Predicted 3D model of a 104-nucleotide RNA (Guanidine-I riboswitch aptamer) from Blastochloris sulfoviridis.
The sequence was found by an Rfam model in a public genome assembly.
Of the family's consensus pairs, 93% are formed in the model.
The coordinates come from a structure-prediction model, not an experiment, and the mean pLDDT is 80.
[in-house]
Order: sequence, then C1' cells, then structure tokens
RNA sequence: CCAUAAUGCAUCUAGGGUUCCGGCCGCACCUGCGGCGUCUGGUCCGAGAGAUGCGCUCCCGCCCCGUUGGGGCGGAGCCACGGCGGGAUAAAAGCCCGGGAGAU
Repeated sequence: CCAUAAUGCAUCUAGGGUUCCGGCCGCACCUGCGGCGUCUGGUCCGAGAGAUGCGCUCCCGCCCCGUUGGGGCGGAGCCACGGCGGGAUAAAAGCCCGGGAGAU
C1' cells in the first nucleotide's frame, strides 16, 4: 500500500424532534382557529462502536447417514478513538452518507 473478513432481522433502550393525540396560552362559542417542544407525556424515528432474542457464517470437536456432502449435538463470531459537513422524513437525532475523512 492492497485484498478478504469483522453477519441479517425483530423487540427494547440511550437519544430525537413535533405530523397526529394530549397539555398550556390566546381568540371564538361551533364539532373550531392560531401559538408554544425552553410542554413531563402517548403515537412516531432510533444506535457499526448499546441490550436481548431468533436467524446466518465458521469448525480445532463428537455421533449418525444414502459420505466431493448431509443431519444432530456442542463450540466460536474478537476488537472498535472518531469529526466538520451533507441527506431523508412533519422535523430532528447516537438514523443514512459512515467500521467514512481523520487519529492511534
């Protein structure tokens, strides 16, 4: 310097804003209109470096079978400092760009 690999989804959490609901304030009195997310909340979004579960991959293991392989059981899947800026959605974010740029 290059290549390969470091796994997918679901549920939840850290976190996030304000389309809807609710709340507060004002106007109207009509089932409504407007403002506020510096409104605790419900719906909603939501982690590569957070959790859990189910898959998936691999085998240094054992057993079985119809044996270039298949099945069952078991085991392993480590590590991970990280901008600015941009993008989507109603809007924002630890979402996506991104295991990026960069640092060590």